[in-house]
RNA sequence: GAUGAACGCUAGCGGCAGGCCUAAUACAUGCAAGUCGAACGGUAAGUCCCGAUUUAUCGGGAACACGAGUGGCGCACGGGUGAGUAACGCGUAUGCAACCUACCUCUUACUGGAGAAUAGCCCCGAGAAAUCGGGAUUAAUACUCCAUAAUAUUAUUUUAAGGCAUCUUUUAAUAAUUAAAGCUCCGGCGGUACGAGAUGGGCAUGCGUGACAUUAGCUAGUUGGUAAGGUAACGGCUUACCAAGGCUUCGAUGUCUAGGGGUUCUGAGAGGAUACACCCCCACACUGGUACUGAGACACGGACCAGACUCCUACGGGAGGCAGCAGUAGGGAAUAUUGGGCAAUGGACGAAAGUCUGACCCAGCCAUGCCGCGUGCAGGAUGACGGCCCUAUGGGUUGUAAACUGCUUUUAUAUAGGAAAAAAUACCCGACGUGUCGGGAACUGAUUGUACUAUAUGAAUAAGGAUCGGCUAACUCCGUGCCAGCAGCCGCGGUAAUACGGAGGAUCCCAGCGUUAUCCGGAUUUAUUGGGUUUAAAGGGUGCGCAGGCGGAAUAAUAAGUCAGUUGCGAAAUCCUACGGCUCAACUGUAGAACUGCAAUUGAUACUGUUAUUCUUGAGUAUAGUUGAAGUGGGCGGAAUGUGUUAUGUAGCGGUGAAAUGCAUAGAUAUGACACAGAACACCGAUAGCGAAGGCAGCUCACUAAACUAUUACUGACGCUCAGGCACGAAAGCGUGGGGAGCAAACAGGAUUAGAUACCCUGGUAGUCCACGCCGUAAACGAUGAUCACUCGAUGUUGGCAAUACACAGUCAGCGUCUAAGCGAAAGCACUAAGUGAUCCACCUGGGGAGUACGUUCGCAAGAUUGAAACUCAAAGGAAUUGACGGGGGCCCGCACAAGCGGAGGAGCAUGUGGUUUAAUUCGAUGAUACGCGAGGAACCUUACCUAGGCUUAAAUGUAUAAUGACUUCCCGAGAAAUCGGGAUUCCCUUCGGGGCAGAAUACAAGGUGCUGCAUGGUUGUCGUCAGCUCGUGCCGUGAGGUGUCGGGUUAAGUCCCAUAACGAGCGCAACCCCUAUCCUUAGUUGCCAGCACGUAAUGGUGGGGACUCUAAGGAAACUGCCUACGCAAGUAGUGAGGAAGGUGGGGAUGACGUCAAAUCAGCACGGCCCUUAUGUCUAGGGCUACACACGUGCUACAAUGGUCGGUACAGAGGGCAGCUAUCUGGUAACAGAAUGCUAAUCUCGAAAACCGUUCUCAGUUCGGAUCGAAGUCUGCAACUCGACUUCGUGAAGUUGGAUUCGCUAGUAAUCGCAUAUCAGCAAUGACGCGGUGAAUACGUUCCCGGGCCUUGUACACACCGCCCGUCAAGCCAUGGAAGUUGGGAGUACCUAAAGUCGAUAACCGCAAGGAGUCGCCUAGGGUAAAAUCAAUGACUAGGGCU
Repeated sequence: GAUGAACGCUAGCGGCAGGCCUAAUACAUGCAAGUCGAACGGUAAGUCCCGAUUUAUCGGGAACACGAGUGGCGCACGGGUGAGUAACGCGUAUGCAACCUACCUCUUACUGGAGAAUAGCCCCGAGAAAUCGGGAUUAAUACUCCAUAAUAUUAUUUUAAGGCAUCUUUUAAUAAUUAAAGCUCCGGCGGUACGAGAUGGGCAUGCGUGACAUUAGCUAGUUGGUAAGGUAACGGCUUACCAAGGCUUCGAUGUCUAGGGGUUCUGAGAGGAUACACCCCCACACUGGUACUGAGACACGGACCAGACUCCUACGGGAGGCAGCAGUAGGGAAUAUUGGGCAAUGGACGAAAGUCUGACCCAGCCAUGCCGCGUGCAGGAUGACGGCCCUAUGGGUUGUAAACUGCUUUUAUAUAGGAAAAAAUACCCGACGUGUCGGGAACUGAUUGUACUAUAUGAAUAAGGAUCGGCUAACUCCGUGCCAGCAGCCGCGGUAAUACGGAGGAUCCCAGCGUUAUCCGGAUUUAUUGGGUUUAAAGGGUGCGCAGGCGGAAUAAUAAGUCAGUUGCGAAAUCCUACGGCUCAACUGUAGAACUGCAAUUGAUACUGUUAUUCUUGAGUAUAGUUGAAGUGGGCGGAAUGUGUUAUGUAGCGGUGAAAUGCAUAGAUAUGACACAGAACACCGAUAGCGAAGGCAGCUCACUAAACUAUUACUGACGCUCAGGCACGAAAGCGUGGGGAGCAAACAGGAUUAGAUACCCUGGUAGUCCACGCCGUAAACGAUGAUCACUCGAUGUUGGCAAUACACAGUCAGCGUCUAAGCGAAAGCACUAAGUGAUCCACCUGGGGAGUACGUUCGCAAGAUUGAAACUCAAAGGAAUUGACGGGGGCCCGCACAAGCGGAGGAGCAUGUGGUUUAAUUCGAUGAUACGCGAGGAACCUUACCUAGGCUUAAAUGUAUAAUGACUUCCCGAGAAAUCGGGAUUCCCUUCGGGGCAGAAUACAAGGUGCUGCAUGGUUGUCGUCAGCUCGUGCCGUGAGGUGUCGGGUUAAGUCCCAUAACGAGCGCAACCCCUAUCCUUAGUUGCCAGCACGUAAUGGUGGGGACUCUAAGGAAACUGCCUACGCAAGUAGUGAGGAAGGUGGGGAUGACGUCAAAUCAGCACGGCCCUUAUGUCUAGGGCUACACACGUGCUACAAUGGUCGGUACAGAGGGCAGCUAUCUGGUAACAGAAUGCUAAUCUCGAAAACCGUUCUCAGUUCGGAUCGAAGUCUGCAACUCGACUUCGUGAAGUUGGAUUCGCUAGUAAUCGCAUAUCAGCAAUGACGCGGUGAAUACGUUCCCGGGCCUUGUACACACCGCCCGUCAAGCCAUGGAAGUUGGGAGUACCUAAAGUCGAUAACCGCAAGGAGUCGCCUAGGGUAAAAUCAAUGACUAGGGCU
């Protein structure tokens, strides 16, 4: 785009068309084929006339008319359907010298005579009926006979011409045979015969016209001949005889499917699909068979028979055929009225009037389609109301839409008018001259009072459907929450859905709109036009070769192909063009063009074909050389291995990652000699050679084949390719017979392992070897078929030739590498093409199912060959790109390993977590990157949890206004308290301006530690202080992308240098910032004190000082700057120099693009959701502190480098007024009581290890301090659950810690104390800082872990915690096999056989012709039998697919 459509929603009108696609299922009822009295005998009904009569009725007649009957014509047309048919059925073109044709037209001739019956009518009879029988009588255009007759037919003879084989036409003669019907108005209409025409048919032929080869052979009347029969006619059409043919890979036969064509739809076309309506042809008429009649039938509304079905019946017997028009049932998603009329067109009959006509013309139903019209038009903004949305005092949109004003009236309704389709026939007149034309007047309309026209009324009567994620035009809100649902494909939906449902809005189409189904297109996705085959599907394993296809040069002939002209056909309709008719259009008329085709004919002759004659370049031969692991069969050889014998010799050998099994004192392994056996041939050896491929390797002989080169002598296209066919064809395997050293499936043992039916080891059988015969497959690969021609270069090599000089260069045939153009999706190929052309063959058409099943062929078997479908998926696949990954590679780094030091893991305790428990043990954090984490401090509070009791618009709190001076506070009672009840009390400061405090009231904001960190902001952890991450322009690539950023060096570093299709730049690195190490300048208080002075028992205590320390501001200093060596440079090395410091001096802050949907809604903020006498809020008590257990992080120890006691020193950084506190007193002590200094470089808090001595002497101890008891101190409203500290007593485990694991490279580890935050106090052994003392070790980068760069492989991309294979378990689906069972269609053989044609025929009838009857052949149908085939089903079973 289309449709004979259907379904859903909707619906105003008209025109034109269409309307059982399914059950060729069954049919009630009515109609669809009759007509003619001008063929006939006649008169049942009607009309008219006459007569009779009881009106009812009866009789007679008719030039009216006509039931039934005889006869003629028609019924073979028209109408329906598509079952069958793969066929001369259809289409197209020819032929009939092999034919027929009623009615019609034309020519010619004839139309004489006779006869016998019969229906009807009448009578009788049988039967329920259908119908039938008998008797008598009768007519014809019915039937019979005779006559006549040829340009008829047949036979014989004959003349002439033609053709196409048989033959055709023609002239003449003879012989034989055959015809008729009447009616009449007298005009004619009919009848018979011959011929011609027209029309219609019959037959034959060429070409075209489905699928399957998993259908390859079929055929006995089969193929042909002779003869006869038969037919309208040819013919095996039929029969007899004879012969053995005929068809077929150019697809016979079989099976399945199907009416064919013009056309129709689609498509640029070529094609593909189609066969409804209209037209042509065919076939059929309940199913099967058969003939009759007839011009024509083997006959839709005829006959006979058989069968199935239905109906009637008195049970004896009968009737029927809607695939005609309506209609009914049924089937189905689905398809109409039991309508009107013969007015028109057409048909039958008739002389005609006319009759008949479900053909036809009309109407009815149906949006089924096509076409047309309408549902209004113009103005109208405060852009109204309402709806919807938003950033919400407002804006946007619906929307000029509405209201309102004006206008119009198609349509609608009403009234009025009102066509065309109608012209003939018949009648009258005229012309010609007897049936045509012209004229006249008259009649006829189903549709229909329809189309159309006018007037009136009044916007009045008239809009929906689908869609809105992309494809694809059109977007928001709400609801829902992987539910409900959507979906053509991709896909959407798991709490912010433009995708579901609703709404608002929008888009598209419009009396329709969507969905479904089907066809074509897009699809160059079967490729003729117009595809491919290295890697995506696809080159046969290789050769030879019949058929087939294709084929070198020249000349001539021919004209089959080819080209051109002409002629005929190619029906009409359809399509196209032009012009017309309906108001337009659809529709329709006329004309033209076209119908791309077939046949005939006349020409042309380049090309192809054919024929003939030549040619040499393709191909082959000859001669002379050369080459090679080419093949087959013999002979020979040495090394190695094994075995045997023997000798030497002694304890192991062998094997492995390490071992063991195994061999060995009965003497192995090793070494030497001799002998034997089988198999394979080191070095040469190659990137080489040969062969068609498989494949081929010691040497040599024989036989065989091939290639190349040279000569250009010979033949003269002899060629190329090749379906089917034939041959060869690795390894494994099979058969028979040999052989068997080594190796080695199976097998055995030993190891490895969780296991190890493996890899490793020790053995070992088939086999490997030979001969003969099978198999016929391989990643049989160059994943690249064969042949021919053409197309830049460079280089290596093999075999020849020419020339010869180890130079340079040439040529032919091979084998390789690189590269240009070109090609290719790219990788790549590139004279050995995957380039450009030609010929032939093979093969492919999404993945899986499946190279499977069934069937066939081959094979001894294994199996091979050929080779599907159901079902299922939306992909499978190729090449390349970027990442990620690898028990891949290279380079490099890091306390990563190693080298060291000290720990953890064992003990006790502290603390956190899990688990368990509980009314609650609030919540979060969970590998690294949670677990002394949020928490830098849970007795109450905190607190979020639990129990119990209360409160409820809104209380508390904040802000603003602010009347007011109260609230508060105190006392008593209840209570656990909150709270409730009662009583008392009635503000403070002031500079008088006011301020503070409290606060009724008003306004605004409730509250939530409830959920979602996967809606978020902010913040943080980690990779990682790792060196990376990117951009602009350019260049390369079809593109993704690449380059830069790679390479060579160097660095801590993408740091820098060099090189470079890249050149630059940004975020990171580094530097800039802070602390610290040295010096200088400035300034000296609360700090310092060298010198001067004063003073003290003593002290910078005092005067003074700025030198020093120090404080705190500024500056200097370090840059590989200098030297040496190496290097192009960057840079590196050096106990270098100098320097306080040397190669980033040390430390800190600083964290690129990003990753982990990492963490946090319980710090805070915030979207959405949820609760609102509660999930809010107040109070008391409890809990977060539980305790069988498990884990993490720590502290203290286990002791002598130590413990205890005594003595003596030295810091830094911090804190301090609800505070730090000197000093004094008391107490053993925690601490208490006095008292002073300090708002701090001023006062105060203050070291320990160390050092010097004492003691202990290796013990569960003078180690260790848990636990428990007692007595206290302090904080605090309150230490029971549940604080810290002090003293006395008690004195547990623990004697250095398994596997494993952590930190640290220098002022570091280790060790020692000090301070601070939080805080009433403290569970702090934690965290964050500070200083004191102060080491050891690093060979090095193999390994473990993590990271960076380059490269490589990848089937991964959620990225290896990836992907993914098979069995098993469960469900579902389709399929194969299967003992069988059931059914269908077709055929074969035998038996039987109706009707009927044909043939035969003595009895009966008939004068006869003939008939009846009987018999024979054939046959529909029926029966029996065996086999094949197709389908369904089947216990059980097999594999496959999906989940």
Description:
The RNA shown here (small-subunit ribosomal RNA) has 1443 nucleotides and comes from an uncultured bacterium. Model confidence (mean pLDDT): 82 of 100. The RNAcentral record of the sequence draws on ENA and SILVA.